[in-house]
RNA sequence: UGGUGAUUAGCUCAAUGGUUAGAGCAUUGGUCUCAUAAACCAAGGGUUGUAAGUUCAAGUCUUGUAUCACCAA
Repeated sequence: UGGUGAUUAGCUCAAUGGUUAGAGCAUUGGUCUCAUAAACCAAGGGUUGUAAGUUCAAGUCUUGUAUCACCAA
């Protein structure tokens, strides 16, 4: 320098262009217990890396850009 892939909740990951972007773990509260843990119930937590474009509608399609990983030179 070129190519490929990844970027979504604190962490690990889903989501066919169309209902309010969800799950597990973690966190907080509750039930249970003499108490703790476990188990069960509930809650909070998101500018989908970033800037644009296409579309009635974009996490998803297109382009630029940033970071990381791999490959080639």
Transfer RNA from Chlamydomonas moewusii, 73 nucleotides, folded computationally. The coordinates come from a structure-prediction model, not an experiment, and the mean pLDDT is 81. The RNAcentral record of the sequence draws on ENA. Lineage of the source: Eukaryota > Viridiplantae > Chlorophyta > Chlamydomonadales > Chlamydomonas. Rfam family: tRNA. Gene Ontology term of the family: triplet codon-amino acid adaptor activity.